[in-house]
RNA sequence: CGAACGAAACGGCAAACCACCCGUGAGGGUGGGACGCAAAGCCAGGGGUCCCGACCGCGGGACGGCCCAGCCACCGAA
Numbered sequence: 001c002g003a004a005c006g007a008a009a010c011g012g013c014a015a016a017c018c019a020c021c022c023g024u025g026a027g028g029g030u031g032g033g034a035c036g037c038a039a040a041g042c043c044a045g046g047g048g049u050c051c052c053g054a055c056c057g058c059g060g061g062a063c064g065g066c067c068c069a070g071c072c073a074c075c076g077a078a
Stems, first nucleotide, its partner, number of pairs: 005076002012037002017032006035065001041071002045068003048063006
């Protein structure tokens, strides 16, 4: 120095729930709020789950805090 890994520190994100707004819906946005997270950063390519339509196969959507792939990244104890 790199990989792997995840102690500490500086910081970061923010589940449920609540308010308002958007959407037929899954769900999303903002604010509050913290259950958790070392990629809980990005990405809907594969799988999965969910919604709508004429509801198994088709079409259109949602979820990146379900898994995998891809891209990028802070710190440095064992």